[in-house]
RNA sequence: GUGCGUUUAGCUCAGUUGGUUAGAGCGUGCGAUUCACAUUCGCAAGGUCGCAGGUUCGAUUCCUGCAACGCGCA
Numbered sequence: 001g002u003g004c005g006u007u008u009a010g011c012u013c014a015g016u017u018g019g020u021u022a023g024a025g026c027g028u029g030c031g032a033u034u035c036a037c038a039u040u041c042g043c044a045a046g047g048u049c050g051c052a053g054g055u056u057c058g059a060u061u062c063c064u065g066c067a068a069c070g071c072g073c074a
Base pairs, nucleotide, nucleotide: 001073002072003071004070005069006068007067010026011025012024013023019057028044029043030042031041032040050066051065052064053063054062
């Protein structure tokens, strides 16, 4: 330089053949339980769905460019 893949919550990852409110586990905070801790249970907070543009009535999803990371080729 070039081809392919990935990018979604603090971490690990789902998801949507484009459509009403974007999710799980772990973690965090609060509460219940306990003399206390742990465990268990309940509730809550936390996201510009990598960035910019395009298509569309509507984009996390489709298209283009860029960036980061990974694998291969040179």